[in-house]
A computed fold for a 72-nucleotide RNA from an Oscillospiraceae bacterium, annotated as transfer RNA. Lineage of the source: Bacteria > Bacillati > Clostridia > Eubacteriales > Oscillospiraceae.
RNA sequence: AGGGGAGUAGCCAAGCGGUUAAGGCACGGGACUUUGACUCCCGCAUCGUGGGUUCGAUUCCCGCCUCCCCUG
Numbered sequence: 001a002g003g004g005g006a007g008u009a010g011c012c013a014a015g016c017g018g019u020u021a022a023g024g025c026a027c028g029g030g031a032c033u034u035u036g037a038c039u040c041c042c043g044c045a046u047c048g049u050g051g052g053u054u055c056g057a058u059u060c061c062c063g064c065c066u067c068c069c070c071u072g
Stems, first nucleotide, its partner, number of pairs: 001071007010025003018055001027043005048064005
């Protein structure tokens, strides 16, 4: 320099055009308990970033950023 892949919550991770963005762990609040643990309930996401397309974008298109792999 060129090519490919990946960026979703504190962590892992599903979703790939449609009204609440699943689930697990963690964390916060509550119930239970003498206390703790367990269990149960509730809460916690500007979907890397900026544009574009669309009635509607996590999803499609373009630029940029970060990480990984390959070629030289």
The coordinates come from a structure-prediction model, not an experiment, and the mean pLDDT is 81.